[in-house]
Model confidence (mean pLDDT): 82 of 100. Transfer RNA from a Thermoleophilia bacterium, 77 nucleotides, folded computationally. Rfam family: tRNA. It is annotated as a transfer RNA.

RNA sequence: CGGGGCGUAGCUCAGCCUGGUAGAGCGCCCGCUUUGGGAGCGGGAGGCCGACAGUUCAAGUCUGUCCGCCCCGACCA
Numbered sequence: 001c002g003g004g005g006c007g008u009a010g011c012u013c014a015g016c017c018u019g020g021u022a023g024a025g026c027g028c029c030c031g032c033u034u035u036g037g038g039a040g041c042g043g044g045a046g047g048c049c050g051a052c053a054g055u056u057c058a059a060g061u062c063u064g065u066c067c068g069c070c071c072c073g074a075c076c077a
Stems, first nucleotide, its partner, number of pairs: 001073007010026004020057001028044005050066005
C1' cells in the first nucleotide's frame, strides 16, 4: 500500500441480509427461602449501538468518510 472481517450493557455475544418500541447469558443491586454461605425463585439498575455526515416520515440496520482491533497478501529495510 491492497483485500477481508470485527466495533451493540461491566464481560461474552445475538439483532443488520429484508429500516418500524434495543435483547440474551454471565456479572451487579434488592426481596423471599436458609442459622449463615452457596443454590433456587421473583424483581430491578445498567446502552446517546466506535466517530461524523448523507438518504428516509423513520437508521443499531442502508450509503460515504474517518478512527480502533484482528487476519491475509504485496512492497521496502